[in-house]
Model confidence (mean pLDDT): 81 of 100. Glycine riboswitch aptamer from a marine sediment metagenome, 89 nucleotides, folded computationally. The RNAcentral record of the sequence draws on MGnify. Rfam family: Glycine riboswitch aptamer. Rfam links the family to the GO term glycine biosynthetic process.
RNA sequence: CCUCUGGAGAGAGCCUUAGUGAGGCCACCGAAGGGGCAAUCCCCGAAGCCUUAGGGUAAGGGGUAAUCUCUCAGGUAAAAGGACAGGGG
Repeated sequence: CCUCUGGAGAGAGCCUUAGUGAGGCCACCGAAGGGGCAAUCCCCGAAGCCUUAGGGUAAGGGGUAAUCUCUCAGGUAAAAGGACAGGGG
């Protein structure tokens, strides 16, 4: 990466349209994707201090996560999708 299986949450909301599609409005969901954040750790590192004069320490700066968080996107009957898990290749 491919394939098979399992796979949650939240209005079958109201209005418009010829229409199961699409648009608008309000209310919700977090598990496609996307954004944001911590400590340890890593890198840089002023003054000062220590030093065997090689360096060490140090305020500060930068890097870095998720099933957390945001709700942009997506979603709120079925279908489709679906993080993640297991089997096979």